[in-house]
């Protein structure tokens, strides 16, 4: 140079175009004499632009980064 993925919370991840969940972590209560474990509540996210749509994490174009192949 050419093809192909992939990018959602602090982590590792789900999500048929119709309220973005969930494990660990984190706060905060319960539990114990204390811890720890258990239990129960909260906190916190869709890479970035643009487009199609009544409605996009999901679909199209571009842009960034990673990866994987080929030359």
């Nucleotide at each position: 140079g050419g093809g192909c993925g992939c990018u959602u919370a602090g982590c590792u991840u789900a999500a048929u175009g119709g309220u973005a969940g969930a494990g660990c972590a984190g706060u905060c209560g319960c539990c114990u004499u204390a811890c720890a474990c258990g239990c129960g509540a909260c906190u916190g996210g869709c890479a970035g632009g643009g487009g199609u749509u009544c409605g996009a994490u999901u679909c199209c174009c571009u842009u960034a980064g990673c990866g994987c192949c080929c030359a």
Molecule: transfer RNA
Organism: Candidatus Harrisonbacteria bacterium